A computed fold for a 75-nucleotide RNA from a Candidatus Dojkabacteria bacterium, annotated as transfer RNA. The same sequence occurs in records of 2 taxa. The source organism's lineage runs through Bacteria, Bacteria candidate phyla and Candidatus Dojkabacteria.
[in-house]
RNA sequence: CGCGGGGUAGAGCAGUGGAAGCUCGUUAGGCUCAUAACCUAAAGGUCGUCGGUUCGAGUCCGACCCCCGCAACCA
Numbered sequence: 001c002g003c004g005g006g007g008u009a010g011a012g013c014a015g016u017g018g019a020a021g022c023u024c025g026u027u028a029g030g031c032u033c034a035u036a037a038c039c040u041a042a043a044g045g046u047c048g049u050c051g052g053u054u055c056g057a058g059u060c061c062g063a064c065c066c067c068c069g070c071a072a073c074c075a
Base pairs, nucleotide, nucleotide: 002070003069004068005067006066007065010024011023012022013021018055026042027041028040029039030038048064049063050062051061052060
């Protein structure tokens, strides 16, 4: 250099064109003598980067960056 998979909230992951959600965590409130558990609510996202297509892109296309694996190479 080649092939494949992946990058989305603090963590783990969904989301195959109509614009982003789930679980855990965090915060606040409720419950409790209190803590945990449980219940309710909230905050938190330039969807890896830059371009392109489209009325509209997390999703399609191109280039690049990073992570994992395979193959190849190397004494």
RNAcentral holds the sequence, with entries from ENA. It matches the Rfam family "tRNA". Its family is annotated with triplet codon-amino acid adaptor activity in the Gene Ontology.